[in-house]
Context: one part of a larger RNA
RNA sequence: GAACGAACGCUGGCGGCGUGGAUUAGGCAUGCAAGUCGAGCGGUAACAGGUUGCCCGCAAGGGUAAUGCUGACGAGCGGCGAACGGGUGAGCAAUACAUGAACAAUCUGCCCUGAAGCUUGGAAUAGCGUCUGGAAACGGACGGUAAUACUGGAUGUGGUCGCCUUCCGCAUGGAAGGUUGUCUAAAGCCGGGGACCGCAAGGCCUGGCACUUCGGGAUGAGUUCAUGUCCUAUCAGCUAGUUGGCGGGGUAACGGCCCACCAAGGCUAAGACGGGUAGCUGGUCUGAGAGGAUGGUCAGCCACAUUGGGACUGAGAUACUGCCCAGACUCCUACGGGAGGCUGCAGUCGAGGAUAUUUCACAAUACGCGAAAGCGUGAUGAUGCGACGCCGCGUGGAGGACGAAGGCCUUCGGGUUGUAAACUCCUGUCGUGAGGGAGCAAGUGGGUCUUACCUAACACGUAAGGCUCUUGAUGGUACCUCAGGAGGAAGCCACGGCAAACUCUGUGCCAGCAGCCGCGGUAAUACAGAGGUGGCGAGCGUUGUUC
Numbered sequence: 001g002a003a004c005g006a007a008c009g010c011u012g013g014c015g016g017c018g019u020g021g022a023u024u025a026g027g028c029a030u031g032c033a034a035g036u037c038g039a040g041c042g043g044u045a046a047c048a049g050g051u052u053g054c055c056c057g058c059a060a061g062g063g064u065a066a067u068g069c070u071g072a073c074g075a076g077c078g079g080c081g082a083a084c085g086g087g088u089g090a091g092c093a094a095u096a097c098a099u100g101a102a103c104a105a106u107c108u109g110c111c112c113u114g115a116a117g118c119u120u121g122g123a124a125u126a127g128c129g130u131c132u133g134g135a136a137a138c139g140g141a142c143g144g145u146a147a148u149a150c151u152g153g154a155u156g157u158g159g160u161c162g163c164c165u166u167c168c169g170c171a172u173g174g175a176a177g178g179u180u181g182u183c184u185a186a187a188g189c190c191g192g193g194g195a196c197c198g199c200a201a202g203g204c205c206u207g208g209c210a211c212u213u214c215g216g217g218a219u220g221a222g223u224u225c226a227u228g229u230c231c232u233a234u235c236a237g238c239u240a241g242u243u244g245g246c247g248g249g250g251u252a253a254c255g256g257c258c259c260a261c262c263a264a265g266g267c268u269a270a271g272a273c274g275g276g277u278a279g280c281u282g283g284u285c286u287g288a289g290a291g292g293a294u295g296g297u298c299a300g301c302c303a304c305a306u307u308g309g310g311a312c313u314g315a316g317a318u319a320c321u322g323c324c325c326a327g328a329c330u331c332c333u334a335c336g337g338g339a340g341g342c343u344g345c346a347g348u349c350g351a352g353g354a355u356a357u358u359u360c361a362c363a364a365u366a367c368g369c370g371a372a373a374g375c376g377u378g379a380u381g382a383u384g385c386g387a388c389g390c391c392g393c394g395u396g397g398a399g400g401a402c403g404a405a406g407g408c409c410u411u412c413g414g415g416u417u418g419u420a421a422a423c424u425c426c427u428g429u430c431g432u433g434a435g436g437g438a439g440c441a442a443g444u445g446g447g448u449c450u451u452a453c454c455u456a457a458c459a460c461g462u463a464a465g466g467c468u469c470u471u472g473a474u475g476g477u478a479c480c481u482c483a484g485g486a487g488g489a490a491g492c493c494a495c496g497g498c499a500a501a502c503u504c505u506g507u508g509c510c511a512g513c514a515g516c517c518g519c520g521g522u523a524a525u526a527c528a529g530a531g532g533u534g535g536c537g538a539g540c541g542u543u544g545u546u547c
Base pairs, nucleotide, nucleotide: 001547002546003545004544006543007542008541009540010539013393014392015391016390017389018388019386020385026349027348028347030346031345032344035080036079037078040077041076043073044072047071048070049069050067051066052065053064054063055062056061087304088303089302097228098227099226100225101224102223103222106221107220111217112216113215114214115213116212117211119153120152121151122150128143129142130141131140132139133138158184159183161181162179163178164177165176166175167174168173188209189208190207191206192205193204196203197202230276231275232274237267238266239265242264243263244262245261247259248258249257279301280300281299282298283294284293285292286291306327307326308325309324310323329340330339331338332337359382360381361380365379366377367376368375369374396426397425398424399423406417407416408415409414430488432483433482434481435480436479445469446468447467448466449465450464451463452462453461491536492535493534494533495532496517497516498515502531503530504529505528506527512519513518
């Protein structure tokens, strides 16, 4: 000099963009942070409507009861999601990360694409009803019911295993084809309809979504190898599943990953083993660079979710707001027993020098579910607070004296503050008041029209297009116009040398200053105050840390 997630002191007008728990991975009141689908299902607790009966009324209408009939929908079964998104950096020095390779040793829901299929039966169970246990959390018995829930059989395009053939390679091997062999699947739902069948439901045809099997792709994940990755030798030897083999188990998959047996290996001064510290990277800061330091925000990866352990479900977890066990802690209790997990967003206590709103909205982006409308989302978009940082603007402009007053100094002549003020003429940024007033909005959907595809069909549906109606949290904000009036807006540090800037008074080795040198003991440009001056300026200094 530059920098900072900074803090402290004095001061403080506005805006834009950023940024803000670095310490106790300490404890947490309260609210919210993951739902959705009725076009899978039985249904009907609530709301609205319809229908029917009865009552009041001349009528309009009202009341009451029944009815899932319709829109819808609490609870329940079922599906998908909940493994994403969000937080934190405790652990981890290598099962991590970065870069480059490999998988002939692998898996991959939803999505895209290709081929084929979607048949026939069955038994339950929740909700519900009755009875009943418990303070509660939560149950128990019996009865009966549905499905895209569960399940037996059929079929086998295919796939698996076996066998055969061909081709290829990178060692184990791989690919393609064939095969009377072996094993192996499924579920329906919503629309539309001319003929034909049917009392009807429907069959049948057709469109869409879903389902099953297999191939390919995409995406995501898993595993392996190489190189790199802090300090310490006052850590020199370490190792028994240890190192390798054979056989098995296990896994999506290779492997001592696990097990039985066999052998005696394996690592190490190019630092094994041990100890300490630490999430890693893209990057960031500094520097001419080389390098040094660092890893907050943003992005990628990893790890963790009260502590420790465990598996279940699932395409995917060994699962932050799932389950089980154990521990600590907190809470409820009728003392028998139960409940909980903010390192999500706000907020609170504690500790600390120190770090924000218990706000608004799903309008946009994005994700989950859904055919869609839509619903949900403390992701996200916004708002609030903090000069915490960067950037921009303002606090007025021009004129104005041989120069007011006051202050300070003085050699008492004057000098200086100083064009500074007053005064005159202007301007109108920001702020204030009034009026107008956005962009972010593209759509989706409804209505209507046209075309194409599908089709037996001018229906339904899908796609493209035209017209029209409809969607904004921020916000009456940004922005624009008008009004008035210099009115509301300047401080901080320094002035001995380094280092720009000097005098007076007070003090008298006292009080004090100080980054270093050093000042102060009666003329202190170094302490304190004042005037003046210098520097920076909504900031200025100090402290801490890095280069």
This is a predicted structure of a 547-nucleotide part of an RNA (small-subunit ribosomal RNA, 5' domain) from a metagenome. The full RNA is in RNAcentral, with records from SILVA.